Annotation:
Predicted 3D model of a 74-nucleotide RNA (transfer RNA) from Candidatus Nealsonbacteria bacterium RIFCSPLOWO2_01_FULL_43_32. Model confidence (mean pLDDT): 80 of 100. The RNAcentral record of the sequence draws on ENA. Its Rfam family is "tRNA". About the family: Transfer RNA (tRNA) molecules are approximately 80 nucleotides in length.
RNA sequence: UGCGGGAUAGUGUAAUGGUAGCACGUUAGGCUCUGAACCUAAAAAUCUUGGUUCGAAUCCAAGUCCCGCAGCCA
Numbered sequence: 001u002g003c004g005g006g007a008u009a010g011u012g013u014a015a016u017g018g019u020a021g022c023a024c025g026u027u028a029g030g031c032u033c034u035g036a037a038c039c040u041a042a043a044a045a046u047c048u049u050g051g052u053u054c055g056a057a058u059c060c061a062a063g064u065c066c067c068g069c070a071g072c073c074a
Base pairs, nucleotide, nucleotide: 001070002069003068004067005066006065007064010024011023012022013021018054026042027041028040029039030038047063048062049061050060051059
């Protein structure tokens, strides 16, 4: 430098262009003598900027960062 892949709650991981979900975790409540386990509820996320569209996590462009492969120089 080129090519490919990736970036989503605290963590991991889904989501045919149409309500952003699940698991673990956290908090509150219940249960319990107390705690664990269990039950109920709540908070919490689409890397950034633009574009297309009635509507974008999703499609397009640019950028940032991470991973892999190739190449150049030494």